The prediction has a mean pLDDT of 84. Small-subunit ribosomal RNA from a metagenome, 1486 nucleotides, folded computationally.
RNA sequence: AGAGUUUGAUCCUGGCUCAGGAUGAACGCUAGCGGCAGGCCUAAUACAUGCAAGUCGAACGGUAAGGCCCUUUCGGGGGUACACGAGUGGCGGACGGGUGCGUAACGCGUAUGCAACCUACCUUUCAGUGGGGGAUAGCCUUUAGAAAUGAAGAUUAAUACCCCAUCGUAUCAUUGGACCGCAUGGUUUGAUGAUUAAAGCUCCGGCGCUGAGAGAUGGGCAUGCGUGACAUUAGCUAGUUGGCGAGGUAACUGCUCACCAAGGCUACGAUGUCUAGCUGGUCUGAGAGGAUGAUCAGCCACACUGGGACUGAGACACGGCCCAGACUCCUACGGGAGGCAGCAGUAGGGAAUAUUGGACAAUGGGGGCAACCCUGAUCCAGCCAUGCCGCGUGGAGGAAGACGGUUCUCUGAAUUGUAAACUCCUUUUAGCAGGGAAUAAACCCAUCCUAUAAGGGUGGUUGAAGGUACCUGCAGAAUAAGCACCGGCUAACUCCGUGCCAGCAGCCGCGGUAAUACGGAGGGUGCAAGCGUUGUCCGGAUUUAUUGGGUUUAAAGGGUGCGUAGGCGGGCAUAUAAGUCAGUGGUGAAAUCCUGCGGCUCAACCGUAGACUUGCCAUUGAAACUAUUUGUCUUGAGUAUGUUCGAGGUACUUGGAAUGCGUAGUGUAGCGGUGAAAUGCAUAGAUAUUACGCAGAACACCAAUUGCGAAGGCAGAGUACUGGGACAUAACUGACGCUGAGGCACGAAAGCGUGGGGAGCGAACAGGAUUAGAUACCCUGGUAGUCCACGCUGUAAACGAUGGAUACUCGGUGUUCGGCCUUCGGGCUGAGUGCCUAAGGGAAACCGAUAAGUAUCCCACCUGGGGAGUACGUCCGCAAGGAUGAAACUCAAAGGAAUUGACGGGGGCCCGCACAAGCGGUGGAGCAUGUGGUUUAAUUCGAUGAUACGCGAGGAACCUUACCUGGGCUAGAAUGCCUCUGACACCCCAUGAAAGUGGGAUUUCCUUCGGGACAGAGUGCAAGGUGCUGCAUGGUUGUCGUCAGCUCGUGCCGUGAGGUGUUGGGUUAAGUCCCGCAACGAGCGCAACCCCUAUUCUUAGUUGCCAUCAGGUUAAGCUGGGGACUCUAAGAAGACUGCCUGCGCAAGCAGUGAGGAAGGUGGGGACGACGUCAAAUCAUCAUGGCCCUUACGCCCAGGGCUACACACGUGCUACAAUGGACGGUACAGCGGGUAGCGAGCCUGCGAAGGUGAGCUAAUCUCGCAAAGCCGUUCUCAGUUCGGAUUGGAGUCUGCAACUCGACUCCAUGAAGCCGGAAUCGCUAGUAAUCGCGGAUCAGCUAUGCCGCGGUGAAUACGUUCCCGGGCCUUGUACACACCGCCCGUCAAGCCAUGGAAGCCGGGGGUACCUGACGUCGGUAGCUUAACCUUCGGGAGAGAGCCGCCUAGGGUAAAACUGGUGACUGGGGCUAAGUCGUAACAAGGUA
Repeated sequence: AGAGUUUGAUCCUGGCUCAGGAUGAACGCUAGCGGCAGGCCUAAUACAUGCAAGUCGAACGGUAAGGCCCUUUCGGGGGUACACGAGUGGCGGACGGGUGCGUAACGCGUAUGCAACCUACCUUUCAGUGGGGGAUAGCCUUUAGAAAUGAAGAUUAAUACCCCAUCGUAUCAUUGGACCGCAUGGUUUGAUGAUUAAAGCUCCGGCGCUGAGAGAUGGGCAUGCGUGACAUUAGCUAGUUGGCGAGGUAACUGCUCACCAAGGCUACGAUGUCUAGCUGGUCUGAGAGGAUGAUCAGCCACACUGGGACUGAGACACGGCCCAGACUCCUACGGGAGGCAGCAGUAGGGAAUAUUGGACAAUGGGGGCAACCCUGAUCCAGCCAUGCCGCGUGGAGGAAGACGGUUCUCUGAAUUGUAAACUCCUUUUAGCAGGGAAUAAACCCAUCCUAUAAGGGUGGUUGAAGGUACCUGCAGAAUAAGCACCGGCUAACUCCGUGCCAGCAGCCGCGGUAAUACGGAGGGUGCAAGCGUUGUCCGGAUUUAUUGGGUUUAAAGGGUGCGUAGGCGGGCAUAUAAGUCAGUGGUGAAAUCCUGCGGCUCAACCGUAGACUUGCCAUUGAAACUAUUUGUCUUGAGUAUGUUCGAGGUACUUGGAAUGCGUAGUGUAGCGGUGAAAUGCAUAGAUAUUACGCAGAACACCAAUUGCGAAGGCAGAGUACUGGGACAUAACUGACGCUGAGGCACGAAAGCGUGGGGAGCGAACAGGAUUAGAUACCCUGGUAGUCCACGCUGUAAACGAUGGAUACUCGGUGUUCGGCCUUCGGGCUGAGUGCCUAAGGGAAACCGAUAAGUAUCCCACCUGGGGAGUACGUCCGCAAGGAUGAAACUCAAAGGAAUUGACGGGGGCCCGCACAAGCGGUGGAGCAUGUGGUUUAAUUCGAUGAUACGCGAGGAACCUUACCUGGGCUAGAAUGCCUCUGACACCCCAUGAAAGUGGGAUUUCCUUCGGGACAGAGUGCAAGGUGCUGCAUGGUUGUCGUCAGCUCGUGCCGUGAGGUGUUGGGUUAAGUCCCGCAACGAGCGCAACCCCUAUUCUUAGUUGCCAUCAGGUUAAGCUGGGGACUCUAAGAAGACUGCCUGCGCAAGCAGUGAGGAAGGUGGGGACGACGUCAAAUCAUCAUGGCCCUUACGCCCAGGGCUACACACGUGCUACAAUGGACGGUACAGCGGGUAGCGAGCCUGCGAAGGUGAGCUAAUCUCGCAAAGCCGUUCUCAGUUCGGAUUGGAGUCUGCAACUCGACUCCAUGAAGCCGGAAUCGCUAGUAAUCGCGGAUCAGCUAUGCCGCGGUGAAUACGUUCCCGGGCCUUGUACACACCGCCCGUCAAGCCAUGGAAGCCGGGGGUACCUGACGUCGGUAGCUUAACCUUCGGGAGAGAGCCGCCUAGGGUAAAACUGGUGACUGGGGCUAAGUCGUAACAAGGUA
């Protein structure tokens, strides 16, 4: 310090998630030791038991227990400066310890103040301590009660209580002086009067007591500032705010009361509701901050809940009292007792938090003269890996790289791994044995010194922890390693299992048969006595932005103006010193953090010193800036005068065109409307046209990219009233300014109310069309409305999606209004309004003096998407609705700009038998063939839009054959290696459907003699599979498409994806070429190079050829011969827009041009760029993985692949006269042939048979080509067309033609008379038509396929349309890319939520009733020791009673808040449901 995640990719915005640190933690697995810390976060729930606050006999009366002494009748009694229960009295129980309920507060923090206060014990100073009195506990007697607890009588003491005296610098009253301050006032010093004190004990040292002053300590009160959330809490307040008086308090104060006044708080957030102890600090962070407030420390609050006072220096009191309430316990039922939020402990709650331990040795506290007693404060120990820190589980050597494990490309390697074994060494820790602390110094006792002091010295005494820490010794590697992870983020990879299952997951996401992501294993990585997970906080997050963000389009500028509060504000001078700055002082507790040093062996931990504590207060100074004061200035702002501008506003008046209607005329059959129609109007006269009249609304041309207005908005013309701007002058005022939360006003359209008006248009509605439907788009009508007046509503994509103001920052070019100048061309200048652009900005698009640039000020608004601008509440409104405005839940995205593609019922250009123009077909018939379907034991399998369907198959009777039925085999039917045998085959017999099984007979070849060939048998190693996966693959193939495209290097542009090049202008069949150009070049494609063909030449002539010469035949290159020709097959030439004319810059194009066999790639073929379709093929072959192994392998027979209601594709033959039949006659080319082609001859009507020459082929043969041509016949018909089907008889192949072959002959003679919607091929030697050959093959279902030649057309105006394709451009919400994406209702499940008749709670307030304890006040009568007394009584006090207040209880009506609720509303999420198709392209109506 960043990273992952939106996309095909990119940049940005933006959320979500991760890596870090921390924890009073918990859970899972694991666990050796020690040190230091920490340990109920939940139920302030309830508590058994023990302990946690007592002490003093030197205050007192005393003597229950114990010790000692005496005595004794042995029951007891007496004494005791030993001691002490209970009691009186004193001091302490207000500290220490716990908890965080309450509290949003002067509670806390910080800084001040008290001239408004208190303070026991302690220190210090001064003064004093005299005299007297009456009671009462206890004890004793009696008595009530179960107990707790009392009651009565008698008697007694005090440092308990009371009275008197005395005192003062105390208090009060009256009255003087001096000084001071801060308003009331304070300090000090006099005078007079009044009032108030005391306690003793003693060991004789002392300890106490009283008054007054001072100090210290501790507290009380007041004030400034700071210290949560919500405005969907906006008003609150009656002792309330103030005053006078009184009461009360330690003290000020409405603290309380009477009276008077009407105040006080609040947008700088009162009041209300919810939450919460505050702080030093802690965690995190670079910091600013954010979160937090365990342990330790300071403060506060509380002590079962609520209230109250008493005592006291101090309490309204945790281990005190009284009352009420709830709960628990005891009870004799009458009545009593209790309060662990002290330490342990128990139950409960909970994910979760310890021992009913030791000691007062130390520190501290209470009491005491002291000894001492008490102390769950404290010091220690126990439990817990809860955290931090430290140590160890060994070290060195050791390669046969052992065994075992795992993996692999598996005769062997790799890894685990120097790891182990083995050798040597060490001994921390644990174990055992031995030694063994510091913490302790006092008090006190003894003694000594001395300034006689609370002084000092010496000796003695005291240890829970603890026989612990620590030290030494002994033996021995001995006693000691786990957890998580290994797809990316993020360090670390393989095998097996599983098969969208089981499961994982922090985010993205893994898993559907080859999972580095699940589970296991091996290996590895990280940390380590711990490791992971979960929760929470900060960080990363600049993701609330002060540091340090934004608002055109991502979330976000208010619809506009005026203006209140507030914020901000021009030049110069003056004063002040609030802000500001500097110095100084006080404070900012300690601990913590940081730094230095030091102590535990180190560290954690601890000690000590320093620094820090950024703050607050006070004081001194400075005066630039801000502020304030005073004065002044003119440039901001305003005013004045003059000129001028405009659809600025309001009211009134008025005009013409158009439309509609009315009346009248002319006129006749239609009009109107649409894509096409219909509804509608019209013979009762429409439409059209003419004239006149009426009505309402809107204002053509001018008119513009114009003007005006704050915005909304404003348009015929005129008048009246009125707002504003600009310019000029620089006359006046002199900062008067800018912005503007609330507030007020204005505010399109639609809508609402009342009253008018209503021509046209026109929601709703009606009808007609369209459509699958059409509650729409289109048409015909048509109400509200649109118009006017008045009133409401208050919203819009109210948009420049851009708040207002001021200043600054290159240029170019229009335009509106004004001013100046002009040589009339124009120039300068001010204010507007547009376009282009520099710098700059921006994610980019873009903005760019009219900023989205550079700065300042003010306001408004934003913080992921959905839920939702919804719900609830409140305000406004007549209503519709508006304003304000959430949460639960849910997702990992939602979004902006730009890029490349793809797509569009977007555009432009271009091409193709794509259309058009033609020719011939298919679709109808019969048959052939393939497919689907059906059937079947099986009808084997594959191919399925184009790109499957006469396809794999270029040949299924058996075989093939993979399928079915049945019979058989099991190392197997085939092959290699090894061993043995010498045959096997063949032949015969039995059996069987065959395979096979059993038996008989027979019995090799070559040899270099080693052996080999061949065959059989045996054995082992390798079997075998047309079983699955073409979505694991190789190879091969189809298609887009023979379309013209697809890319790269360098450079340049862009943040980037990417672009440029490859676009543009021409041209081409072509990214073909030319020109231009931030591109320059290059590659794969195109073309060419290759083959066939068309022409010629050269060479060579056998089996080919035959012109000339010769021979010869019925005839024939038949023969001699020849190379001329044809031909054969090798080479060469030829065509390149080369030449001409025209056009053009060029490339190139055009020409009935020339030449040429051929002319603009001559024709044809081979050749198929980057890629697309997870296209096809595991059944050609190969191959990973999986599966079968007496079977999914192998052999055999028979059957099936040939089925048949039907549907489709591809073909053949036809429907006839351009034809059929018969007769005659002419002309090819490519090819095949020895298990073959087979001439010739003979037989048969024929298929064919017999015989057989020749030929391994330019020689022989298949082999007569057919259409054509010449004749004859048929004469338009189901025919002399057509040939299916069927019957009979045959031929051939083959073991075998039944299922299931072909062919021949005779007979039979079906459908069919040119084919619906629709659809296919073809642009020239092509279509059409005619025959011939070949592969496969015993034969053939071939009409198929692949080739060959013969005859041989028609048409193309053209590119609007259909299909496909190319290039450029445009839009996009698409990118598995339009077969895309995506919306809403309905149906189903789940989840959270709103409303709701009601029902059930909670806290608080108000009013009224009742009202305990208790303080205060009153009080006739009653009671009463101290004082007074005239002894009668009085004063005073008390009980009782009354009154005020009041906890609690009750009643009542409201408000707030929660839970639940039949039913109901919408929302979210879900698998492949239903209906449509609203949006994204012009999304088919933008």
It matches the Rfam family "Bacterial small subunit ribosomal RNA". Rfam links the family to the GO terms ribosome and structural constituent of ribosome.